A computed fold for a 72-nucleotide RNA from Clostridiales bacterium Firm_11, annotated as transfer RNA.
The coordinates come from a structure-prediction model, not an experiment, and the mean pLDDT is 82.

RNA sequence: GUGGGUAUAGUUCAGUGGUAGAGCGCCAGAUUGUGGCUCUGGAAGUCGUGGGUUCGAACCCCACUACUCACC
Numbered sequence: 001g002u003g004g005g006u007a008u009a010g011u012u013c014a015g016u017g018g019u020a021g022a023g024c025g026c027c028a029g030a031u032u033g034u035g036g037c038u039c040u041g042g043a044a045g046u047c048g049u050g051g052g053u054u055c056g057a058a059c060c061c062c063a064c065u066a067c068u069c070a071c072c
Stems, first nucleotide, its partner, number of pairs: 001071007010024004018055001026042005048064005
């Protein structure tokens, strides 16, 4: 340089155009002599950035950024 892949909660990942979710973690409560386990509830997201398409975009299109793979 050329062509791909990935980017969503603290973390690991779902979510193929119609209310953004789960596991682990975190906070509070229940349980327990205490802790752990278990159970209940809760907080935490400008969905990498900027545009475009659409009544409506995490999702489709374009550019860019970061990481990564292959080729050169």

Rfam family: tRNA. By type it is a transfer RNA. The organism belongs to Eubacteriales, within Bacteria. It was read from a public genome assembly.